The RNA shown here (transfer RNA) has 73 nucleotides and comes from a bacterium.
It was read from a public genome assembly.
Model confidence (mean pLDDT): 82 of 100.
It matches the Rfam family "tRNA". By type it is a transfer RNA. Its family is annotated with triplet codon-amino acid adaptor activity in the Gene Ontology.

[in-house]
RNA sequence: GCCGGGAUAGCUCAGCUGGUAGAGCGGCGGUAUCGUAAACCGUAGGUCAGGGGUUCGAAUCCCCUUCCUGGCU
Numbered sequence: 001g002c003c004g005g006g007a008u009a010g011c012u013c014a015g016c017u018g019g020u021a022g023a024g025c026g027g028c029g030g031u032a033u034c035g036u037a038a039a040c041c042g043u044a045g046g047u048c049a050g051g052g053g054u055u056c057g058a059a060u061c062c063c064c065u066u067c068c069u070g071g072c073u
Stems, first nucleotide, its partner, number of pairs: 001072007010025004019056001027043005049065005
C1' cells in the first nucleotide's frame, strides 16, 4: 500500500429487510433473614467511534476520518 472483520449501557455482547435502542453481569433501592451473602422484585444508566449525505424516518444505506484486529504484498 491492497482486501476483510470490528467500535452500541461501567463490562461482555445482541439488535433480522431502515420504523420505540435491548439482554446478561455489575450499580442503586426494596422483600426476606437475628445479621450477611445467595435468591426474588423494582430501578437508573446510551451524542449507537467522529463528521457529512440519502430518506418522512438511519445503530442499520452511501462517502470521508480515527482507533482495534485478521490476511496479502